Predicted 3D model of a 102-nucleotide RNA (Guanidine-I riboswitch aptamer) from Paenibacillus arenilitoris.
The coordinates come from a structure-prediction model, not an experiment, and the mean pLDDT is 85.
The model forms 96% of the base pairs in the Rfam consensus.
Its Rfam family is "Guanidine-I riboswitch aptamer". Rfam's curators write: This family represents a conserved RNA structure found upstream of the ykkC and yxkD genes in Bacillus subtilis and related genes in other bacteria. The family has 100 seed sequences and 1,509 matches in Rfam 15.1.
Taxonomically the source falls in Paenibacillus (Bacteria, Bacillota, Bacilli, Caryophanales).

RNA sequence: UAGCUAGUUUACUAGGGUUCCGCCGGCGAAUGCCGGGACUGGUCCGAGAGUAAACCGCCCCCCAUCGCGGGAGCGACACGGAAGGAUAAAAGCCUGGGAGAU
Numbered sequence: 001u002a003g004c005u006a007g008u009u010u011a012c013u014a015g016g017g018u019u020c021c022g023c024c025g026g027c028g029a030a031u032g033c034c035g036g037g038a039c040u041g042g043u044c045c046g047a048g049a050g051u052a053a054a055c056c057g058c059c060c061c062c063c064a065u066c067g068c069g070g071g072a073g074c075g076a077c078a079c080g081g082a083a084g085g086a087u088a089a090a091a092g093c094c095u096g097g098g099a100g101a102u
Stems, first nucleotide, its partner, number of pairs: 007055006015045002020042002022039001023036005056075003060071003077097001079100001084094002
């Protein structure tokens, strides 16, 4: 200097906006219509560097069943713009273990 690897999914959370619901304001006889996310919320989106679980990988032991069997262990580290993209819109989403930094 370069390459490879640092597993997958689900649920949740930090966080996020405003399509729908609700709430607030206005209009209306009314079904409703318009506006508001510097509206707590429900639906919704949501972490490489957050949590948990399952699977998976490696490895050891056991089994009368040899299997999608049972049990134990390991799966490290990780500071990070700006700009852009999607969705209704935004974000620790994607770009991205990026550019950079150590």